[in-house]
RNA sequence: GCCCCCGUAGCUCAACGGCAGAGCGCCGGGCUUUUAACCCGGGCGUUACAGGUUCGAGUCCUGUCGGGGGCACCA
Numbered sequence: 001g002c003c004c005c006c007g008u009a010g011c012u013c014a015a016c017g018g019c020a021g022a023g024c025g026c027c028g029g030g031c032u033u034u035u036a037a038c039c040c041g042g043g044c045g046u047u048a049c050a051g052g053u054u055c056g057a058g059u060c061c062u063g064u065c066g067g068g069g070g071c072a073c074c075a
Stems, first nucleotide, its partner, number of pairs: 001071007010024004018055001025044001026042005048064005
């Protein structure tokens, strides 16, 4: 330098172009002498960034940034 994959909640990951979710964690409450466990409640979010297509985009297209992998170059 070229190609491929990935980027969504604090973490790990889902989501056929049609209401953004789960587990863990976190916060509030209950229970308990206290903690843990258990029970109830709360998604806690600029779907990496900027554009485009569409009635409608996390999803499709273009560019950029970041991460991983493969190939090439290395006179």
A computed fold for a 75-nucleotide RNA from an uncultured Dehalococcoidia bacterium, annotated as transfer RNA. Rfam family: tRNA. Its family is annotated with triplet codon-amino acid adaptor activity in the Gene Ontology. The sequence was found in a public genome assembly.